């Protein structure tokens, strides 16, 4: 100097062309290193669809995908 830890700014940390991590004060949380904003990821409720279980078939239960609308780790140092 550049790159990375969701995005921008600042911080903290790491690496050297790579994009990860046991690092980033200690734990905790589904919630990603911190703060502000965001709302990418996460998550509550609703709708639609798919898969599995179940049923004579449905209902029902669980998980996943799309979408609407909210919420947006917690404590100590």
């Nucleotide at each position: 100097a550049c790159a990375g830890g969701u995005u921008u700014g600042c911080g903290c940390c790491u690496g050297u062309c790579u994009a990860a991590a046991u690092a980033g004060g200690u734990a905790u949380u589904a919630a990603g290193c911190g703060c502000a904003a965001a709302g990418c990821g996460g998550u509550g409720c609703g709708a639609a669809a798919g898969u599995g279980u179940u049923u004579a078939a449905a209902c029902a239960c669980a998980c996943u995908u799309u979408u609407g609308u909210g919420c947006g780790u917690u404590a100590c140092a």
Predicted 3D model of a 77-nucleotide RNA (Pistol ribozyme). The sequence is in RNAcentral, with records from ZWD.